[in-house]
C1' cells in the first nucleotide's frame, strides 16, 4: 500500500427493509435477623457523514476504528 471480516446498552452477542431483543452486570422493591439465591420492576442503544426508500441497525457511497490475510 491492497483485499476480506467486524462496529448494536457496562460486557458477550441476536435482530426476512416495518414492534431494537437475550444472557450476564447495574439500580430499586419483595423475600431473609442479615447476606446470598430466588421473584418483580426499572435505567442504559444501533461508530460518524451522506444517499436510496413511504419506511434503514439492515441496502449503496465516503470516512474513522478494530481484526485478519497478502505485499
Nucleotide at each position: 500500500g491492497g483485499g476480506g471480516c467486524c462496529a448494536u446498552g457496562g460486557c458477550u452477542c441476536a435482530a426476512c427493509g416495518g414492534g431494537a431483543g437475550a444472557g450476564c452486570g447495574c439500580u430499586c422493591g419483595g423475600c431473609u435477623u442479615g447476606c446470598a439465591c430466588c421473584c418483580g420492576a426499572g435505567a442504559u442503544g444501533u461508530c460518524c457523514g451522506g444517499g436510496u426508500u413511504c419506511g434503514a441497525a439492515u441496502c449503496c457511497c465516503g470516512g474513522u476504528g478494530g481484526u485478519u490475510c497478502c505485499a
This is a predicted structure of a 71-nucleotide RNA (transfer RNA) from Pyxidicoccus parkwayensis. The sequence is in RNAcentral, with records from ENA.